[in-house]
RNA sequence: GGAGUCGUCCAGGCGGCCGCCGGUGCCCGCGAGGGCACGGGAGGAAAGUCCGAGCUUCACAGGGCAGGGUGCUGGCUAACGGCCAGUCGAGGUGACUCGAAGGAAAGUGCCACAGAAAACAAACCGCCCGGCUCUGCCGGGUAAGGGUGAAAUGGUGCGGUAAGAGCGCACCGCUCCUCCGGUGACGGAGGGGGCAUGGCAAACCCCACCCGAAGCAAGACCAUAUAGGAGCCGCGUGGCCCGCGCGAUGGCUCCGGGUUGGUUGCACGAGCCCGACAGCAAUGGCGGGCCUAGAGGAAUGGCUGCCACCGGUGGCGACACCGGAACAGAACUCGGCUUACGGACGACUCCAGCG
RNA sequence: GCACCCGUAGCUCAGCUGGAUAGAGCGUUGGCCUCCGGAGCCAAAGGUCAGAGGUUCGAAUCCUCUCGGGUGCG
Repeated sequence: GGAGUCGUCCAGGCGGCCGCCGGUGCCCGCGAGGGCACGGGAGGAAAGUCCGAGCUUCACAGGGCAGGGUGCUGGCUAACGGCCAGUCGAGGUGACUCGAAGGAAAGUGCCACAGAAAACAAACCGCCCGGCUCUGCCGGGUAAGGGUGAAAUGGUGCGGUAAGAGCGCACCGCUCCUCCGGUGACGGAGGGGGCAUGGCAAACCCCACCCGAAGCAAGACCAUAUAGGAGCCGCGUGGCCCGCGCGAUGGCUCCGGGUUGGUUGCACGAGCCCGACAGCAAUGGCGGGCCUAGAGGAAUGGCUGCCACCGGUGGCGACACCGGAACAGAACUCGGCUUACGGACGACUCCAGCG
Repeated sequence: GCACCCGUAGCUCAGCUGGAUAGAGCGUUGGCCUCCGGAGCCAAAGGUCAGAGGUUCGAAUCCUCUCGGGUGCG
């Protein structure tokens, strides 16, 4: 210098003028309301709504079936399909990254075309042996070689044989047992077995674990308004059964009509910042400090001055002029994941050159 | 805001329990027929199966993530 890997941080800054949303205090007003002052007002993703929770209602939710989800090990957490640390496998020269990573010796199913044969088994060409009516045919042996395919019944070598074959042996792989290390996934060592068990479970399924349903348009309260009719006997927000609760001046469904205003839920929370401690880490507890948006057709904006950044043009230069500045915008609230996107910094790896 | 559904030729739809050439009708284009047009007959073109990634030997179909459109709920 080039190419790359990983991580952290920022999301222009300081003012002036005019607005918008909501809060607190004071003043004026009988009241409705108005005025003044002070301080607050989008994000790392507020997004997709893909997971997990809080909260609320329904038996503060109970049993069974069905259904759904997760799937190496250990830990963290309120919980998770998330995170951390590891194991194994895969990719990369490397830093490092990725993995829906249980079970195919419980069962069922599928494996198109090609091929002899796609899993109970079987033999097209070939090789070898024997026989015969001998350019060949028949019977037997074989699975080394050829051919097909995504995939062909352990691989390589030597021996062996009529030709061959785990038929025998060595090494590698596989499997079983024992010992050692580790909490464990697993790893290492030794020994036994000629090899049984093709692939697909993001096919049904089996095993282990988890899950009741619905969602702030949940739900609660105040005010306003009212016209009833039809059907059913059950209804209670879950697919079915049970159970539980309520129920005949009752309840549910549908059609029609009326009102379609306000308050609350709703901003102190698994909260944020700093410090030290335990832990490899995720994280946890401890001490101190802080209060930090709350709208409802929906505020968080507009103009402008200086500085900072980027690009272009002019100029030797100082500089001047013009333009730009990403993705995007809360809607009950959190923890994650994923997706979109501008920039800065740090650590590390590889290559090349120079000393 | 919350919940759910759909996307295949220009249009309307099949195919979605994976299997190799993705079909049908209407429409379009060309030819025949006719004096001309329509109807009719024959033939052809036209598809990134919304996009990307993955599972598999193989994906329109199975899984995940995006994009676009639509429906319901006080």